RNAcentral holds the sequence, with entries from MGnify. The RNA shown here (c-di-AMP riboswitch aptamer (ydaO/yuaA leader)) has 129 nucleotides and comes from a soil metagenome. Its Rfam family is "c-di-AMP riboswitch aptamer (ydaO/yuaA leader)". Its family is annotated with cyclic-di-AMP binding and regulation of gene expression in the Gene Ontology.

RNA sequence: AGCCGAACUCGCUCCCAUCGAGCGGGACGGGGGACCCGAACGGAUCCGGGGUGAAUCGCACGAGAGCGUGCGUAGGCGAACUCCUUUGAGCCGAACCCGACAGCUAACCCCGUAGGCAUAAUGAGGAGG
Numbered sequence: 001a002g003c004c005g006a007a008c009u010c011g012c013u014c015c016c017a018u019c020g021a022g023c024g025g026g027a028c029g030g031g032g033g034a035c036c037c038g039a040a041c042g043g044a045u046c047c048g049g050g051g052u053g054a055a056u057c058g059c060a061c062g063a064g065a066g067c068g069u070g071c072g073u074a075g076g077c078g079a080a081c082u083c084c085u086u087u088g089a090g091c092c093g094a095a096c097c098c099g100a101c102a103g104c105u106a107a108c109c110c111c112g113u114a115g116g117c118a119u120a121a122u123g124a125g126g127a128g129g
């Protein structure tokens, strides 16, 4: 001086001070939640159902339900003065949470502001600086 991501910023107080903690404001993100719309015959029961996220699905093999490996894939990231457009080598394609329960949804209510990387494809066009 940068990258992925919502995960940033300001003020006050505590403390000798730093670190840190607490409180408040702004900003960004997520969930719940009417009318309308959508859905809705009845019955049975569990094989549930739902959320954050790009991270879903298929085939093959190995296994022991779970799971593992490989090849693909929906989708995502990706050019260093800034923004927009274009190009796309390469990379990711996870992990967790709720707890029988949630369509959309104004008012309203609740929650989060982490974590992990890094010397890189110094491409092209336009605007600005």
Base pairs, nucleotide, nucleotide: 002117003116004115008026009025010024011023012022013021014020027113028112029111030110031109032108037103048101049098050097051096052095057072058071059070060069061068062067075092076091077090081128082127083126084125085124086123
The coordinates come from a structure-prediction model, not an experiment, and the mean pLDDT is 78.